[in-house]
RNA sequence: GGAGACAACCAGGCGAUCGCCGCCCGUUGACGCCUUGUGCGAAAACGGGGGGAGGAAAGUCCGGGCUCCGCAGGGCAGGAUGGUCCCUAACGGGGACCGGGGGCGACCCCAGGGAAAGUGCCACAGAGAGUAGACCGCCCGCUACCGGCGGGUGAGGGUGAAAGGGUGAGGUAAGAGCUCACCAGUGUCGGCGGUGACGUCGGCAGCUCGGUAAACCCCAUCCGGAGCAAGGCCAAAUAGGGGAGUGUUUGAGAACGGCCCGUUCGAAGCUCCCGGGUCAGGCUGCUUGAGACCAUCGGCAACGAUGGCCCUAGAGGAAUGAUCGUCGCCCUGUUGCGGGUAACCGUUACAGGGAACAGAACCCGGCUUACGGUUCUCUUCGACC
Numbered sequence: 001g002g003a004g005a006c007a008a009c010c011a012g013g014c015g016a017u018c019g020c021c022g023c024c025c026g027u028u029g030a031c032g033c034c035u036u037g038u039g040c041g042a043a044a045a046c047g048g049g050g051g052g053a054g055g056a057a058a059g060u061c062c063g064g065g066c067u068c069c070g071c072a073g074g075g076c077a078g079g080a081u082g083g084u085c086c087c088u089a090a091c092g093g094g095g096a097c098c099g100g101g102g103g104c105g106a107c108c109c110c111a112g113g114g115a116a117a118g119u120g121c122c123a124c125a126g127a128g129a130g131u132a133g134a135c136c137g138c139c140c141g142c143u144a145c146c147g148g149c150g151g152g153u154g155a156g157g158g159u160g161a162a163a164g165g166g167u168g169a170g171g172u173a174a175g176a177g178c179u180c181a182c183c184a185g186u187g188u189c190g191g192c193g194g195u196g197a198c199g200u201c202g203g204c205a206g207c208u209c210g211g212u213a214a215a216c217c218c219c220a221u222c223c224g225g226a227g228c229a230a231g232g233c234c235a236a237a238u239a240g241g242g243g244a245g246u247g248u249u250u251g252a253g254a255a256c257g258g259c260c261c262g263u264u265c266g267a268a269g270c271u272c273c274c275g276g277g278u279c280a281g282g283c284u285g286c287u288u289g290a291g292a293c294c295a296u297c298g299g300c301a302a303c304g305a306u307g308g309c310c311c312u313a314g315a316g317g318a319a320u321g322a323u324c325g326u327c328g329c330c331c332u333g334u335u336g337c338g339g340g341u342a343a344c345c346g347u348u349a350c351a352g353g354g355a356a357c358a359g360a361a362c363c364c365g366g367c368u369u370a371c372g373g374u375u376c377u378c379u380u381c382g383a384c385c
Base pairs, nucleotide, nucleotide: 001381002380003379004378005377007375008374009373010372012327013326014325015324016323017322018321020052021051023049024048025047026046027045028044031041032040033039034037054357058368059367061366062365063364064363065362066227067226068225069224073261074260075259076258078223079222080221081220082219083097084096085095086094087093098112099110100109101108102107113218114217118216119215120212121211122210135157136156137153138152139151140150141149142148143147165183166182167181168180169179170178184208185207186205187204188203189202190201191200192199193198231284232283233282234281241274242273243272244271245270246269253265254264255263291310293308294307295306296305297304298303329354330353331352332351333350334349336347337346338345339344
């Protein structure tokens, strides 16, 4: 100097002029109400003070807080997750580790239980793709002999993504775990380390019958529903009308994502159809939180505990904007100085250009996606001394 890997931070600052929204205080107070008073409420205006979008506010993919369904139990179906331990309100999230894979490496990825419960699939090629199989070849026998027929073989070759453990020796007609030694895998019995997944060492066994479950399936664990357009209050309005079915305690029916059981309500109603009115009005829910920041302690870490300190938008068709100046940031070029062998680096000045992704709507914890700039640490390559 080039190329990379992990992580953290910022998302312009300051000033002036004009303009928005909400809260608090003060002055004035249209108007309304009644107990008619030094009463209560209050639109609007003016003055002062404090505050006013994100790190993703996005996607609506997960998990909750909260609200309602009068309670919300058991099972089936359905859905989700899948190594171990820890964190968390919870999660399909986070941290550390184990196993497998990728990379020279720093590091990164994994939809990581089961194929010996069962079913399915593995195209084409190839003899044969799972208790498979003989094309070439090897061996033996026959023969009318260089061709053919029969038998054996599965070690060599070929086909393929993948062909029934590997190397060596013995053995054999030729071969084969057929036998043996070593290695690998699998099973099992132990030692050591670890909370554990697992690792490592040793013994025995010739057992070596593929892959695929983000194929069906099996196993383990978990799961009420609907959602702020939830819900609550006020105002307003109409015709609490007409018809059908069923039932009145031997209970119809209703509630609970689907179904079954169960439970509860239901003491005369309930269900369905037709018709009519109100409904898009006002207030609230609405921002103090599983909250932010700082310190100490514990922990490898995620995070937790204790203490201190702070209040940081609540709009309601949707507010935080516009202009000017200046400083800063990034890119390109020129220039002076300094360092250096050089490539280059640092710094001063000048000129030109640029500034991304993108706007809360009940709130919070994650995930995913979009995107400008800065910095620390680490890996690797090259050149020079």